[in-house]
RNA sequence: UGCCUAAUCCCCGGUCGACUCUUCCGGGGAGCGGGGGACCCAAUGGGACCGCAUGUCCCGGGGGCGAAUCGGAACACGUUCCGUAGCGCGACUCUUUCAGCGCGAGCCCGUCAGCUAACCCCGCCGGCGCCAGAAAGAGA
Repeated sequence: UGCCUAAUCCCCGGUCGACUCUUCCGGGGAGCGGGGGACCCAAUGGGACCGCAUGUCCCGGGGGCGAAUCGGAACACGUUCCGUAGCGCGACUCUUUCAGCGCGAGCCCGUCAGCUAACCCCGCCGGCGCCAGAAAGAGA
C1' cells in the first nucleotide's frame, strides 16, 4: 500500500512499555453481517398391495453459516483426477465487455426452527499479496 471475508470505525476506563503513539483487557456507540420469531401464504414424505377409497406393510430425521453445489471416471474403498452451478482478482471509484489467473472448502446446531411485522439473540475472526492486463461509459 492492496486483496479475500460481515469481520470495520469512534469514545471512556484500566493495562504492557522509558515518554507520545502503541499492545492487551473491560464497557459503550455507530456501521456492517447472521439467527430466532405472527396474521396471511406455503407445507403436511416416498414406495408396494388394491379397480377406487379406506386400510396395511416397508423405507427415510431435519436445519444453519458460506461462492463452495451437482455430475462423471479410476480405484489401494479411502482417496485422486476431470468437469460444473456458483464465487473472487486486476491500483482513483462504479457499471459493462474481452483476454488471463484463481476458488469451487470447511464448520456449526442437536430431533428442533418454512415465510414472517413487532420483538428477541449473536458475530465483527482469520488468511494472503506487492509493480500491479485492455476497452467503453459515467463520476471524482